RNA sequence: GGAGCAGAUCACGUGGUCGCUCCGGUGCUUUGACGCAUCGGGGAGGAAAGUCCGGGCUCCACAGGGCAGGGUGCUGGGUAACACCCAGUGGGGGCGACCCCAGGAAAGUGCCACAGAAAACAGACCGCCUCGCCUAAGGCGGGGUAAGGGUGAAACGGUGAGGUAAGAGCUCACCAGGUCCCGCGGUGACGCGGGAUGCUAGGCAAACCCCACCCGGAGCAAGACCAAAUAGGGGAGCGCUUGAGGGUGGCCCGCCCAAUGCUCCCGGGUAGGUCGCUAGAUCCCUCUGGUAACAGAGGGACCAGAUAAAUGACCACGCUCGACAGAACCCGGCUUAUGAUCGGCUCCGCCU
RNA sequence: GGGCCGUUAGCUCAAUAUGGUAGAGCAGCUGACUCUUAAUCAGUUGGUUCGGGGUUCGAGUCCCUGACGGCCCACCA
Numbered sequence: 001g002g003a004g005c006a007g008a009u010c011a012c013g014u015g016g017u018c019g020c021u022c023c024g025g026u027g028c029u030u031u032g033a034c035g036c037a038u039c040g041g042g043g044a045g046g047a048a049a050g051u052c053c054g055g056g057c058u059c060c061a062c063a064g065g066g067c068a069g070g071g072u073g074c075u076g077g078g079u080a081a082c083a084c085c086c087a088g089u090g091g092g093g094g095c096g097a098c099c100c101c102a103g104g105a106a107a108g109u110g111c112c113a114c115a116g117a118a119a120a121c122a123g124a125c126c127g128c129c130u131c132g133c134c135u136a137a138g139g140c141g142g143g144g145u146a147a148g149g150g151u152g153a154a155a156c157g158g159u160g161a162g163g164u165a166a167g168a169g170c171u172c173a174c175c176a177g178g179u180c181c182c183g184c185g186g187u188g189a190c191g192c193g194g195g196a197u198g199c200u201a202g203g204c205a206a207a208c209c210c211c212a213c214c215c216g217g218a219g220c221a222a223g224a225c226c227a228a229a230u231a232g233g234g235g236a237g238c239g240c241u242u243g244a245g246g247g248u249g250g251c252c253c254g255c256c257c258a259a260u261g262c263u264c265c266c267g268g269g270u271a272g273g274u275c276g277c278u279a280g281a282u283c284c285c286u287c288u289g290g291u292a293a294c295a296g297a298g299g300g301a302c303c304a305g306a307u308a309a310a311u312g313a314c315c316a317c318g319c320u321c322g323a324c325a326g327a328a329c330c331c332g333g334c335u336u337a338u339g340a341u342c343g344g345c346u347c348c349g350c351c352u
Numbered sequence: 353g354g355g356c357c358g359u360u361a362g363c364u365c366a367a368u369a370u371g372g373u374a375g376a377g378c379a380g381c382u383g384a385c386u387c388u389u390a391a392u393c394a395g396u397u398g399g400u401u402c403g404g405g406g407u408u409c410g411a412g413u414c415c416c417u418g419a420c421g422g423c424c425c426a427c428c429a
Stems, first nucleotide, its partner, number of pairs: 001348005007342004012318007020043009045324001049335002052333005057219004064253004069215005074088005089102005103210002108208002110204003125149002127145008157175006176200002178197008223275004233266006245257003268428003282301008319322001353425007362378004372409001380396005402418005
């Protein structure tokens, strides 16, 4: 200097003037103020996004049992919980920093197009061997053979020797893998070592499925209250204790409610206010435990809460001239979009 | 704000359950018929299956992720 790999931080800055919105104090008007004035303070994000997961909260039974359905999937730990995070194990990729993958195919079922003889307790097209027939070169038919050829994404362990009519784990040696057993180490996934067995068993479970564990449903337009207005209207169906129906996903059970009742359709009215609404698994610093994720203790801080929806405009100065992008009940993650800066590590080239 | 669907040829839709060469109708193009056009008949072109990644020998189909489009959800009696 080039190429690359993982990670952290920031999100134009400073000052002034005028606004918008919320909170608090004071004063005025006032029945009272959420009105007005004035003073002080707060005012978008790392993703506020996608709504892909997990939880809190609210209502429905203080959410119960079974089936169905859905989700997760190496091991251990963290957490409110997770599909997230941390640490490890095994396999794969990369020269490397580093990255990716993960239950069971030796329970069962199913699929494996085309090509090929044969695609899964296999199979004989060519070839090899043998037998029979035809008159010999050769041809036809039967049988044996998976060593060789060829097909395919994939062909039923590999090499060598023995063996055989020719062959074949048929037998043997070595190598690779599997299954079973034992010992040692590890919480465990698993690792290391030894032994037995010729056992050689294809792939797909992001196919059905099996195993283990988890999951009740809906969502702040949840839900609670106040106010206003209208036709508390019309139709269809079901039911009144031997019970319709409801209790927010499907079925059964159980439980609770249930008779001027329930479901659906048509029609009518209002689109106003208050609460939920932000102090919380919150943020910062230090210490302790832990490899770490994280947890605990101490001290300090208060940091948006709108509802047609605020966070802006102008001026001055500075620079590297500012990307993606705007909260709507709240958190923890993941993913996607995106500008810089900072250290760390790897490989290559050159110079000293 | 919340919930749920869809995207395949120029247009409207199949094929997805059970993965195996993406088809049909209309439109377009060429030819025939006709004096010419239409209609009709014959032939034919045309695909990033919304983008990207993964599983698989193989993906429109299965899984993950993003883009675009659409639908539904207020309260009162």